[in-house]
């Protein structure tokens, strides 16, 4: 940088555990799946006839039918719909509106029917038919015409079909009911009056229809769509404009500002979230739309193409007498089904509202209530106070205690909720009726209307809310979490199991992460989980992101649309700003008040509603119009530059080939070779010729071009750029989606060409393999012409244009100044091209006037990694392929830059017996010893490259001993406490036995305060014991890198940070040793020194050491007297420090040489081991946590084993011989050890050894003969007089005991071996090599091992190229468990998702045709018909109606052909994931071929 994840809020939720009460809300989100049953739309008798009932005879009531109104509201649902459907604002001069209100006018006079009803017929039913009678506010003429309508005319205003006046034509009705004085009467009434109706018109109100602007999801892997389509004219149709329909005419209309198609979805007020902008959403409430089993259709009506109406078609269900019928819960309840999931077949019209009615009243699953559900929000409770022995119990524990915890108990109180009993509001306002009063109308005091008063009428909820009393702490707490994020910790169990997990991750024997417990934290009648949305996520960035290297600049240019655009001026007013007005429904949100005890909830008021429309004003800015300017841009002129492009011609060098000459055996090639070429004459060399390709030097950080790219020379054509000075045009400009053009290499097509080079291919090598790297050949291709292709790390990984912002220094092109004769030099300026750097920017790296700085304009692109630049589709291409471009699935990362390490078959410098130079070994033989392996009853265990293997083990016959077999013991072989018993213990003895053990016998205490104690034994119980396990739980100790020179810190400084600096650099050293320099200055642990031994001298001190001089003695000897000189012993001190001299170096540190010195540059050796690394080694030295065993995994004993033996390895010894063996002789040490010891002299034995024992607890005695060496002799190169294994025999010594299994001696025997393959080890001076001596352990010994000692005593080092190890600096890195790292691909197996596929089965949809229901419309209309007209008042005719027929359209259905999409499919392709699979090792270091 970037993704993933969490903490918040919300929900019509569901699930798990749990559940006391109340209030307010809310509840079929899935199958617009199917539905039993009941109810959800009726009402009016004051429109009408008829029938029936009651009656006080006044009247009252019921209602099938006709008729009126309503049923188009209310209620449900969200399937369809991407649309004028919705939202918002307008228009209707293009319309309508039943009931209601206001105003004007009228309501005259007639007629004929049809239900009901009666009779009758058909049918199972639903239902239908015939004949006859009858009323109306049903139906039909006539009259009148306030008015209306149509046509014409005139006028006004303004202008689509407006209004006024006028002429002609045409056009209406229905009655019902109450009261009543005069008059009339056929006694019904007329008449008067009130109310309710009816008709016409005008206006209003309300509702509705239609049209328009704007807004309204995803998809371009849907780019073209359209024929009634777009417009016109005539006609039709509608309430109404209109292709709404029809005939004709024209050919239009829509679309990148996304048409058409596909997918999804009712829309809004609002809701959730958010700081906001936004994002998501549309359940409840409110507005709109759409739908009513599916599809089509009309009728009635003011209004429907009608949820509980009609017709038709289809599916389904039901009834049936099989002929035919019936139905539509997406109304309220309820049921089935599907589902994770969503309620009562309740009460009431008391309230609010609706329909009808004059009204009473009726109806109302609207509605009001109840019930169910913790589904949500809100409120209340489950008690309060006091109470410490800090009770018991639980848990933990360092065993001291802590915690649960004032928590409980206990004492004193309270009484909410629930329970019982009693009381008890408000929701009721009205209307009607009765009485009274007033008012209007009227002839009227009647009737009626309106108003007021009084009385009366009606509560589903409801056992209401609320209040009072009673009883009693009594009935009422759970859920999740406690590793980090994130508040909260311990124990036990488990042991990569069981399990957890939102992410990181936890679990493999000490789990705060699993399960349980205790404790704690959080919330609380709930708590968690799951799902979804927003938030955090500035992670799609308008607010508010980016593109050099993290994802991201198009390969480059030209240019269309679009976007943006220089200076000045006038106008306009589209954008813009201001004010006003209309609207933005209510509810919601917010604010302020009010009502339920509070709150949730609710009432009122305000604010808000960021929007849209209209009017007026302003004119700065943008736009538009006009007329100007020159600075941007361009043209002309004069010069200049260049591998700019195209075409033609031409040149030399080189390579190869051909011919000819000379010439002979090789050439060529490589790390080394071989293939290959060559005696048929190559290579080499000379000459001549041919061919094709590329152009050495010049050449440069250079030039040109838009990029790709361009390089011999000449010519022709052509384009560009730069500079200079003037003139001209007058914004003509910038960018640029689509589009067009150009575009390396490779590739393709056709035709040429082909020298060299060279994919493929062949051969030779290399290799485990080598389809590679290397070599020898070699074809496409590379070249030309004409086309195609269109991609590259097409890179400056950096789009184009413009402006601005400190510098230095090169270089290419031009101009000016200075100077001069000119060229240089110097200076200024424009254009290009490099390097270094400032500010700034950047995560850093870096960039830096050629920006990645500061700004503007436009385009392109990005949004975690993989899948994948892939599939499918489309476009392009001859093909190869290109462009466009997903998803499922999967991971918690992938990535950038820089840092510290580590590493490199990277680099530089340096060191070390690291190599080299030498000497001697190992590896071959025999033996010894250790290990592996094998074997075994056991061969105990550990150690494992260096850094295990003569190691633990400085000594396995028993013991040791841990192992095996067998025999035994169980408080134990050992320690300690308590209780009880007994008595010494020790010792001796008997039996048995291999012993241990078992069984027994004998003998036997001390002290005392007289209680007992000490000691010992036994019994019991706590416990002992374990070389059992874990060195990956540990302490301690040790190895190793390495005696390598390193490892760090404080302060300061630098860096965003990790970190750096110091510690790097120049010298120097054995050394981070020292010097100098330096943003460092200091310090610590290491180095060095201080310590020990050794080399020299001095002083002091001399016994057991020594003996020069003096004396004595002896065969001889410091043997003796003595001495303190010497050696030596052991104490102190000195000495060596680059101190001195010369040279060198920087007047440094130091180095080289020299002097002096016993010693010279840390003199030699030792002890001494920084920070750390290797989970290095050790639980078997010891200590120790956890775990395990407890008549055994403890303890004792005997025997065996650790010593086995086809084999392999390590470490050694002895040899192979003459620098030797053997024999004889003669010399010279040091370190040590010695009492259960070392042992002399002497004697015995060939010898090992024996006998014996002087001396010595040691400078005294012993061990103690040192050996090699030296002298002499012998052997004479051989399996030997080398070598000594092995074996036979005989012995010695130790020891309880030498069989397994000791050492040594003697005699005999006499193996391999004649110098050791590949490979490998040690050593730089008193060292290697050779020689012997001593000691520890130890009875003895396997010791040839180990640790020390002295003797003799070398060779070589040119040097640092190489091997190994190490140090410092630097570089690369994809490593960080750090190269024993990381990591890629095929194959095999398993799982998952996905593409293709002969096909198969569906959904949706299109086109053409066929058939064609119902029905509207058109035509026709014989039979048939009451009203009206004519008529002779009967026949008849007319007008009109109408069955039927027919035509157009037309749903479902059918046929054919497509399109999109889904499922499935033998087989097949790649992809992802998986524990340890196979093969190689491609990448990361120069990754071993960059």
């Nucleotide at each position: 940088u970037g993704g993933c994840u969490c903490a918040g809020a919300a929900c019509g939720a569901a699930c798990g555990c749990u559940g006391g009460c109340g209030g307010c809300g809310u509840g079929g989100a899935u199958u617009a799946g199917g539905c039993a049953u009941g109810c959800a739309a009726g009402u009016c008798g004051a429109a009408c006839g008829a029938u029936c009932c009651c009656u006080u005879c006044g009247g009252g009531g019921a209602u099938a039918g006709u008729g009126g109104c309503a049923a188009a509201c209310g209620g449900a649902u969200g399937a369809g719909u991407a649309a004028c459907g919705c939202g918002u604002g307008g228009a209707u001069a293009a319309c309508u509106u039943a009931c209601c209100c206001u105003g004007a006018a009228c309501u005259u006079g007639g007629g004929g029917a049809c239900a009901a009803c009666a009779c009758u017929g058909a049918g199972a039913a639903a239902u239908c038919g015939g004949u006859g009678c009858u009323a109306a506010u049903a139906c039909c003429g006539a009259a009148u015409g306030u008015g209306g309508u149509a046509u014409g005319a005139u006028g006004a205003u303004g202008u689509u079909u407006u209004c006024a006046u006028u002429a002609u034509a045409u056009u209406a009705a229905a009655g019902g009911u109450g009261g009543g004085g005069a008059c009339c009467u056929u006694c019904g009434g007329g008449c008067c009056u009130g109310c309710c109706g009816g008709u016409u018109c005008a206006g209003g109100a309300u509702g509705g229809g239609u049209c328009c602007g704007c807004g309204u999801c995803c998809u371009a892997u849907u780019a073209g769509c359209u024929u009634g389509u777009u417009g016109g004219u005539g006609g039709g149709g509608u309430a109404a404009a209109g292709g709404c329909c029809u005939a004709c005419c024209a050919a239009g209309g829509c679309g990148a500002c996304g048409a058409u198609g596909g997918g999804u979805a009712c829309c809004c007020g609002g809701g959730c979230u958010g700081a906001g902008a936004g994002g998501c959403u549309g359940g409840u409430c409110g507005g709109g739309c759409a739908u009513a089993u599916u599809g089509g259709g009309a009728c009635u009506g003011a209004g429907a193409c009608a949820c509980u109406g009609c017709c038709c078609a289809a599916a389904c269900u039901c009834c049936u007498a099989c002929g035919g019928g019936a139905g539509g819960c997406u109304g309220c309840a309820g049921u089935c089904g599907a589902g994770a999931a969503u309620a009562u077949u309740u009460c009431g019209c008391a309230a609010u509202g609706g329909g009808g009615g004059a009204a009473a009243c009726c109806c109302u699953g609207a509605c009001g209530a109840c019930g169910c559900g913790a589904c949500g929000c809100c409120g209340c409770g489950u008690g309060a106070g006091c109470g410490a022995u800090g009770a018991a119990g639980g848990c933990c524990c360092u065993c001291g205690g802590g915690u649960u915890g004032u928590a409980a108990a206990g004492c004193u109180c309270u009484g909410u909720c629930a329970c019982c009993a009693g009381g008890g509001a408000g929701g009721a306002a009205a209307u009607g009726c009765a009485g009274g009063g007033g008012u209007a109308c009227u002839a009227a005091u009647a009737a009626u209307u309106c108003c007021c008063c009084u009385g009366u009428u009606a509560g589903a909820c409801a056992u209401u809310a609320c209040c009072u009393g009673g009883a009693g702490a009594g009935g009422a707490a759970g859920c999740c979490c406690c590793g980090g994020c994130u508040a909260a910790c311990u124990c036990c169990g488990u042991g990569c199991c069981a399990g957890c997990a939102g992410c990181c991750g936890c679990g493999g024997u000490a789990a705060u992460a699993c399960g349980g417990a205790g404790g704690g934290g959080g919330c609380a009648a709930g708590c968690g989980u799951u799902g979804u949305u927003c938030g955090g996520a500035u992670u799609c960035a308008c607010u508010g992101g980016g593109c050099g290297u993290a994802a991201a600049g198009g390969g480059u240019g030209c240019g269309u649309a679009g976007g943006c655009g220089g200076g000045a001026u006038g106008g306009u007013a589209a954008g813009u700003g201001a004010a006003g007005c209309g609207u933005g429904a209510a509810a919601u949100c917010c604010u302020g008040a009010g009502g339920c005890u509070c709150a949730a909830c609710u009432u009122c008021a305000g604010a808000a509603u960021u929007g849209c429309a209209c009017u007026u004003c302003a004119a700065a800015c943008u736009g538009c119009c006009g007329a100007c300017c020159u600075g941007g841009a361009g043209u002309a002129c004069c010069g200049a530059a260049g591998a700019g492009g195209u075409a033609a011609g031409u040149g030399g060098a080189a390579u190869u080939c051909u011919c000819a000459g000379u010439g002979u055996a090789g050439c060529g090639g490589u790390g080394a070779a071989a293939u290959g070429c060559g005696u048929a004459g190559a290579u080499a060399u000379u000459g001549a010729g041919a061919a094709g390709a590329a152009c050495a030097c010049c050449a440069g950080a250079g030039g040109u071009g838009a990029a790709a790219a361009c390089g011999g020379c000449u010519u022709a054509c052509u384009a560009u750029u730069c500079g200079g000075a003037u003139a001209c045009u007058g914004a003509c400009g910038c960018u640029g989606a689509g589009g067009c053009a150009c575009g390396a290499a490779g590739g393709c097509u056709a035709g040429g060409g082909g020298a060299g080079c060279a994919a493929a291919c062949a051969g030779g090598a290399u290799u485990a393999g080598a389809u590679a790297c290397c070599c020898u050949g070699g074809u496409a291709g590379u070249c030309c012409u004409a086309g195609c292709a269109g991609u590259a790390a097409a890179c400056g990984a950096u789009g184009u244009c413009a402006a601005c912002u400190u510098g230095g220094u090169g270089u290419g092109g031009g101009g000016g100044g200075u100077u001069u004769c000119g060229a240089c030099c110097u200076u200024c300026u424009c254009c290009g091209u490099g390097c270094c750097g400032g500010a700034g920017c950047u995560a850093a790296c870096g960039u830096g006037u050629u920006a990645a700085g500061u700004u503007g304009a436009c385009c392109g692109c990005c949004u975690g990694g993989g899948g994948a630049g892939u599939a499918c589709g489309g476009c392009c291409g001859c093909a190869a392929g290109g462009c466009u471009a997903a998803a499922a699935c999967u991971c918690a990362a992938a990535g950038a830059a820089a840092u510290u390490g580590a590493c490199g078959g990277g680099g530089g410098c340096c060191c070390g017996c690291a190599c080299a130079a030498g000497c001697g070994g190992u590896g071959g033989a025999g033996c010894a010893u250790g290990u592996g392996g094998u074997u075994u009853a056991a061969u105990u265990c550990g150690a494992a490259g260096c850094a295990a293997c003569g190691c633990g083990a400085a000594g396995a016959a028993c013991c040791u001993u841990a192992c095996c077999u067998g025999g035994a013991c169980u408080u134990g072989a050992c320690a300690u406490g308590u209780a009880c018993c007994g008595g010494a213990c020790c010792g001796a003895c008997u039996g048995u036995g291999a012993a241990a053990g078992c069984a027994g016998u004998c003998u036997u205490c001390c002290c005392u305060u007289c209680g007992g104690g000490g000691c010992c034994g036994g019994u019991a119980u706590g416990c002992a014991g374990g070389u059992g396990u874990u060195g990956c739980a540990u302490g301690g100790c040790u190895g190793u890198c390495g005696u390598c020179a390193g490892c760090u810190c404080g302060u300061g400084u630098c860096g965003u940070g990790a970190g750096a600096u110091g510690u790097u650099g120049g010298g120097u050293u054995a050394a981070g040793u020292c010097c100098c320099g330096c943003a460092a200055c200091g310090a610590g642990c290491g180095c060095a020194a201080c310590c020990c031994c050794u080399a020299u001298a001095u002083u002091c001190a001399g016994u057991u050491a020594c003996c020069a001089g003096c004396g004595g003695a002896u065969a001889a000897u410091g043997c003796c007297g003595g001495g303190g000189a010497c050696u030596c012993u052991g104490a102190a001190c000195a000495g060596a420090c680059u101190g001195c001299c010369g040279g060198u170096g920087g007047u440094a540190a130091g180095c080289c040489g020299g002097a002096g010195g016993a010693a010279g540059g840390u003199g030699g050796g030792g002890a001494u081991g920084a920070c750390g690394u290797c989970a290095a080694g050790u639980c078997a030295u010891u200590a120790u946590g956890g775990c395990c065993c407890u008549u055994a995994c403890g303890u004792c004993c005997a025997g065996g084993g650790c010593u086995a033996c086809a084999c392999a390895c390590g470490u050694g010894c002895u040899a192979c011989a003459a620098u030797g063996g053997c024999c004889g002789g003669u010399a010279c040490a040091a370190u040590g050890g010695g009492a259960a010891g070392c042992a002399a002299u002497a004697c015995c034995g060939c010898g090992a050894g024996g006998u014996g024992g002087a001396g010595c607890a040691a400078a005294u005695c012993c061990u103690u003969g040192a050996a090699a060496a030296c002298c002499g002799g012998u052997c004479c190169c051989a399996g030997u007089u080398c070598g000594g294994a092995u074996u036979g025999g005989a012995g010695u010594c130790u020891g309880c005991a030498a069989c397994u299994c000791g050492a040594c001696u003697c005699c005999a025997u006499g193996a391999a071996g004649u110098a050791g393959g590949a490979a490998u080890c040690g050593c730089u001076a008193g060292u290697a090599a050779c020689g012997g001596c001593a000691g520890a352990u130890c009875a003895g010994c396997u010791a040839c091992g180990c640790u020390g000692c002295c003797g003799u005593g070398a060779a070589u080092a040119c040097g640092u190229u190489c091997c190994c190890g190490g140090g410092c600096c630097u570089u690369g890195u994809a490593c960080a468990c750090a190269c024993c790292g990381c990591c890629c691909g095929u194959c095999a197996c398993a799982u998952c998702a996905u593409g293709a596929a002969a096909g198969u089965c569906g959904u949706u949809u299109u086109u053409a045709c066929c058939c064609g229901a119902a029905g509207u419309c058109g035509c026709u209309g014989u039979a048939c018909c009451a009203a009206c007209c004519c008529u002779u008042c009967c026949c008849g005719g007319g007008a009109g109606g109408a069955a039927g027929g027919u035509g157009c359209c037309g749903a479902a259905g059918g046929u054919a052909a497509g399109a999109c999409u889904g499922a499935u499919g033998a087989u097949u392709g790649g992809g992802a994931u998986g524990a340890a699979g196979u093969c190689g090792u491609a990448a990361c270091a120069a990754g071993g071929c960059a």